[in-house]
RNA sequence: ACAUUAUAAUUGCCGAAUCCCUUUUAAGGGGUACGGAGGAACCGUGUCCAGGGGUGAAACUUAGUAAAGUGGGGCUUUAUCCCCGGCCCUAACCCGUCAGCUAACUCCGGAGGCAAAGGAGGGAUAUAAU
Numbered sequence: 001a002c003a004u005u006a007u008a009a010u011u012g013c014c015g016a017a018u019c020c021c022u023u024u025u026a027a028g029g030g031g032u033a034c035g036g037a038g039g040a041a042c043c044g045u046g047u048c049c050a051g052g053g054g055u056g057a058a059a060c061u062u063a064g065u066a067a068a069g070u071g072g073g074g075c076u077u078u079a080u081c082c083c084c085g086g087c088c089c090u091a092a093c094c095c096g097u098c099a100g101c102u103a104a105c106u107c108c109g110g111a112g113g114c115a116a117a118g119g120a121g122g123g124a125u126a127u128a129a130u
Stems, first nucleotide, its partner, number of pairs: 003130005011115004019031004034109005043100001051098001052095004059070004071090006079125005084119001
């Protein structure tokens, strides 16, 4: 350098949301992978009740409603990435008149909910073995 094979088991998916310690091991408490908000200078901005803003993919346009289109998001079986095709989603909640970016700094979350199975398609990369 080239070729082949594999990348274990725990089934897998959305999500930041996993894991550890402690306790009377019940509630609770303390941390943690990983996430979010506020907050200078510089720069930017003309809003102030048909307010404004945040998490999130979940927005815009048309429309009487339904819905549709565009845009955005997820899955598509190997560790990851890209592409084609296919299938699906485009919610909900919060702050409370207030917040652009933002170093230092400050404050929070670290839950829940699901089962599609599909082309086990193509290309590339990483590691290991031969």